Model confidence (mean pLDDT): 80 of 100.
The part of an RNA shown here (small-subunit ribosomal RNA, 3' major domain) has 475 nucleotides and comes from Dioscorea cayenensis subsp. rotundata.
Context: one part of a larger RNA
RNA sequence: UGGCGGGGGCCUGCACAAGUCGUAGAGCAUGUAGUUUAAUUUGAUGUAAAGAAAAGAACCUUACUAGGGAUUGACAUGCUGCUAAUCCUCUUGAAAGAGAAAAGUGCCCUUGAGAACGUGGACAUAGGAGGUGCAUAGCUAUCGUCAACUCGUGCCAUAAGAUGUUGGGUUAAGUCCCACAAAGAGCGCAACCCUCAUGUUUAGUUGCCACCAUUUAGUUUGGAUCAUGAACAAACUACAAGUGAUAAGGCGGAGCAAGGUGAGAAUGAUGGCAAGUCAUCAUGCCCCUUAUGCCUUGGGUAACACACAUGCUACAAUGGGCGGGGAAAAGGGCCACGAUAUCGCGAUGAUGAGCUAACUCCCAAAAUCCAUCCUUAGUUCGGAUUGGAGGCUACAAAUCGCCUGUAUGAAGUUAGAAUCACUAGUAAUCGCCUAUUAUCCAUAUGGUGAUGAAUUCAUUCCCGAGCCUUGUACA
Numbered sequence: 001u002g003g004c005g006g007g008g009g010c011c012u013g014c015a016c017a018a019g020u021c022g023u024a025g026a027g028c029a030u031g032u033a034g035u036u037u038a039a040u041u042u043g044a045u046g047u048a049a050a051g052a053a054a055a056g057a058a059c060c061u062u063a064c065u066a067g068g069g070a071u072u073g074a075c076a077u078g079c080u081g082c083u084a085a086u087c088c089u090c091u092u093g094a095a096a097g098a099g100a101a102a103a104g105u106g107c108c109c110u111u112g113a114g115a116a117c118g119u120g121g122a123c124a125u126a127g128g129a130g131g132u133g134c135a136u137a138g139c140u141a142u143c144g145u146c147a148a149c150u151c152g153u154g155c156c157a158u159a160a161g162a163u164g165u166u167g168g169g170u171u172a173a174g175u176c177c178c179a180c181a182a183a184g185a186g187c188g189c190a191a192c193c194c195u196c197a198u199g200u201u202u203a204g205u206u207g208c209c210a211c212c213a214u215u216u217a218g219u220u221u222g223g224a225u226c227a228u229g230a231a232c233a234a235a236c237u238a239c240a241a242g243u244g245a246u247a248a249g250g251c252g253g254a255g256c257a258a259g260g261u262g263a264g265a266a267u268g269a270u271g272g273c274a275a276g277u278c279a280u281c282a283u284g285c286c287c288c289u290u291a292u293g294c295c296u297u298g299g300g301u302a303a304c305a306c307a308c309a310u311g312c313u314a315c316a317a318u319g320g321g322c323g324g325g326g327a328a329a330a331g332g333g334c335c336a337c338g339a340u341a342u343c344g345c346g347a348u349g350a351u352g353a354g355c356u357a358a359c360u361c362c363c364a365a366a367a368u369c370c371a372u373c374c375u376u377a378g379u380u381c382g383g384a385u386u387g388g389a390g391g392c393u394a395c396a397a398a399u400c401g402c403c404u405g406u407a408u409g410a411a412g413u414u415a416g417a418a419u420c421a422c423u424a425g426u427a428a429u430c431g432c433c434u435a436u437u438a439u440c441c442a443u444a445u446g447g448u449g450a451u452g453a454a455u456u457c458a459u460u461c462c463c464g465a466g467c468c469u470u471g472u473a474c475a
Base pairs, nucleotide, nucleotide: 001475002474003472004471005470007469008468009467010466012464013463015459019422020421022419023418026313027312028311029310030309031308032307034304035303042053064299065298066297067296068295069294073125077124078123079121080120081119082118086103089100090099091098092097107114127288128287130286131285132284136282138277139276140275142272143271149186150185151184153182154163156161166179167178168177169176194264195263196262198233199232200231201230202229203228208223209222210221213219236259239253243249319374320373321372323370324369331362332361333360337354342349381412386407387406389404390403391402392401428451429450430449431448432447433446
C1' cells in the first nucleotide's frame, strides 16, 4: 500500500420490512445430470450452466454410430497426357459408385497452339467440428450503470509511498459548493443520439372527414379538426415565498402537456474471476494423412427406474358451457399473403379478385358487456392418456411431425421445509404479431397493445455495493 475481520462510523440497493402474484405438491412441455446404448455428437456447471449456444435434429442439418465405397482426394494453386463442352439410354447397386453403348461439335487465332469445361497421371500439398481457451487474437458474461480508476508538474518522506482523491455540506453520481500544499488534467458520471408524452409551422397521397350526389367503389369537389411525414418550439430550479453559510442545494407552491435525471432504450471506466468460447471466425504448437480427412444408405442426437432447473395447464362459481353486442396496437406478405362466393361438423379442398402494399391480404382481437343453463359434485371442474377415422407439408411422417373431429376421461379439491419476481400504466390477467421455417415438436424467444391493483411505518436484522477509520501471526 492492498486484502481480510461474527471491528467501528456514514451511506445506498425490491436487501430487509409493508404488500401482490408465484415456484417447491399434480399432469404435461423443454433443458440438464444419471443410467442405458453400436451411437445416445459436442461444449456450458453457485450467483454469472440447465425454454442457454440451438431465430426451429424425419433426410439434409450432423459434428455421433453400423454398413458400403474411393485415396492428389468434396475444395485451392502449380506441371503434364487426352477429350471441346454437354445431353440421352441400358446393366448392377440401398445409395454413393462401378460398367457399357450412342449422339455431338462451338469460341479464338491459325493448321498448330490457346481459353473454358471434363477426365487420366506423378508429386508439392489439400483436408481435420482432432488436442490445448492454462500458448493466443477477437467477441462475451459478471462484479456493475456500481462511482469509481488514474496522470504529468509541485510539495512531503531515506524509501516503499503519501498529497491531490481528505475535511464541512450536498447529489442518483469524485454531482456541485466551501475549506485545505496543492494548482490542474484524463478515462468514467451527466449531456449530446433514438423512442414516447404537448404545441406551432408546413406537406396533402394510398390516409382522414366536411359538403354532396350515385350505389360497384369515399368515385367527384374541398382542406377547419384528426391521423401521418418533416422542421421547429418547449423544462433550465427559469419564477416568487420561507430554509441553508450571502454557497452548492433542499422544501412546499404557482403556472405548465410535462418539474426537479419527465418515462424508456442504447451507451458498460481502470480492473478482478488463468470466468466462457480453438464447435462462428482467425491463430502458435502438438497430432492424423489408404485416415482423426472425403462420399453415401440406414440408425442416433427423441432411449428411461430416477433426480434437478425453467415454463404451460389446472384444481373451479371473481367460474365453466351456449347465444348475442361491441373497442386495439405493432408486425408480416412474389420463395408469397390470399378476399369473395362454394363442398365439408372440422382440419382443409377446389375457385383465384386484389396487392411489390397508409391502397389489397394475413385480420378473428381476447379478457369485457347482455341474456341464459350449470349449483359445490372429482362435477357441464380438469384435461393427461389411449383407440378408431380423417387432413396438411414433404422424395419420405415406422423409429420421429403438426392439425381436425369422435370416443376414452388419469392425477389434481390451493400445495411441507424452503424460495423467486415486482414500487405504476408497474405487478397481475387477456389476447395479437414477427424472425427461424417445405412442415413443425413454440407452452419457447423477441415485440405489441387491452384491462389494471396493493403496499412502502422504518433501517433493528439478512444479503450485496461504496467512502472514511481501526486491528492484523496475510501478500
It matches the Rfam family "Bacterial small subunit ribosomal RNA".